[in-house]
RNA sequence: GCGGGCGUAGUAUAGUGGUAAUAUAUCACCCUUCCAAGGUGAAGUCGUGGGUUCGACUCCCAUCGCCCGCA
Numbered sequence: 001g002c003g004g005g006c007g008u009a010g011u012a013u014a015g016u017g018g019u020a021a022u023a024u025a026u027c028a029c030c031c032u033u034c035c036a037a038g039g040u041g042a043a044g045u046c047g048u049g050g051g052u053u054c055g056a057c058u059c060c061c062a063u064c065g066c067c068c069g070c071a
Base pairs, nucleotide, nucleotide: 001070002069003068004067005066006065007064010024011023012022013021018054026042027041028040029039030038047063048062049061050060051059
């Protein structure tokens, strides 16, 4: 230099066009004499910038980061 894959909540992941989700972690409450465990609830997320579309995590382009291959 060329090609390919991945990027989603603090962490690990699902979600292939129609209200972003699960577990765990955090916080509040309940339970308990207290702690742990358990129960209920809340907040928090699509790498960035454009394009297509009535509508984009999803499709297209560029770019950034990581990984793999070729030279």
Transfer RNA from Candidatus Berkelbacteria bacterium Licking1014_7, 71 nucleotides, folded computationally. Taxonomically the source falls in Candidatus Berkelbacteria (Bacteria, Bacteria candidate phyla). Its Rfam family is "tRNA". It is annotated as a transfer RNA. From the family's description: Transfer RNA (tRNA) molecules are approximately 80 nucleotides in length. Rfam links the family to the GO term triplet codon-amino acid adaptor activity. The sequence was found in a public genome assembly.